RNA sequence: CCCCCGAUAGCUCAGUCUGGUAAGAGCGCUUGUUUGAAAUGCAAGAGGCCGUCCGUUCAAAUCGGACUUGGGGGG
Numbered sequence: 001c002c003c004c005c006g007a008u009a010g011c012u013c014a015g016u017c018u019g020g021u022a023a024g025a026g027c028g029c030u031u032g033u034u035u036g037a038a039a040u041g042c043a044a045g046a047g048g049c050c051g052u053c054c055g056u057u058c059a060a061a062u063c064g065g066a067c068u069u070g071g072g073g074g075g
Stems, first nucleotide, its partner, number of pairs: 001074007010027004020058001029045005051067005
């Protein structure tokens, strides 16, 4: 320098192929309940404008471009 893959909640990941009405799961966290107190179970809740910017579109986590960052391969 070139090519490929990834970046979404505190953590681990789905969703992108096929753009669509306001983004989900498990674990963790908070509150209630249960207990003498806890653990477990049960119920409810908070938490993410989807790596950054620009573009396409009526509409973008999803499509296009540039960049940042992590991993792999090649020279």